[in-house]
């Protein structure tokens, strides 16, 4: 320098066009003498950034950034 992939909650990951979910973690309540387990409820994300297409974009297109792999 060229090509490909990944980027979504604190962490690990779903979600292939119609106002985003799970597990673990966190908070509160119940249970216990207390802790753990278990049960219930809740907080937490304008989906890496910008632009475009579309009635509508996490999703499609382009550019940029970070990380990884391959080729030279």
């Nucleotide at each position: 320098g060229g090509g490909c992939g990944u980027u979504u909650a604190g962490c690990u990951c779903a979600g292939u066009g119609g106002u985003a979910g799970a597990g673990c973690g966190c908070u509160u309540c119940g249970u216990u003498g207390a802790c753990a387990u278990c049960g219930a409820a809740g907080a937490g994300g304008c989906c890496a950034g910008a632009a475009g297409u579309c009635c509508g974009a996490u999703c499609c297109u382009u550019c940029u950034a970070a990380c990884g792999c391959c080729c030279a």

Predicted 3D model of a 72-nucleotide RNA (transfer RNA) from a Candidatus Azambacteria bacterium. The prediction has a mean pLDDT of 82. The sequence was found in a public genome assembly.